[in-house]
RNA sequence: ACGGACUCUGGAGAGACCCAUUUUGGGCGCCGAAGGGGCUAAGUCUUUUUACUUAUGUAAAAAGCAAAAUCUCUCAGGCAAAAGGACAGAGGGGAGGGC
Repeated sequence: ACGGACUCUGGAGAGACCCAUUUUGGGCGCCGAAGGGGCUAAGUCUUUUUACUUAUGUAAAAAGCAAAAUCUCUCAGGCAAAAGGACAGAGGGGAGGGC
C1' cells in the first nucleotide's frame, strides 16, 4: 500500500395463499443477490505436430491440465412489514504494551 473484519449509507425478486395440534408443521405455487453445488469460458500452463527463422524463438492446430461468474441448480434460504441480503460508495480515531 492492498485485502479482510468492523461502522454508516444504498440495495432486487417472488402468495399478507390454504389447512392444522400455530411464530411451528404440512400442502400447492413461486424467487435468486446469505451460504452451498454444477458447468464451461478465459489461461504469460504442459505435451505433440506443422510452418517460418542463422539461431534463440515466433505463429497455428490438436490433446491434456486447470477453472470463474451477476451463468446454471434451487439443497439451504426467501416470497406484507421488520430482519436478512450478493454487490456498491464512504469511513477507519486515541492510549498502552510487545516485536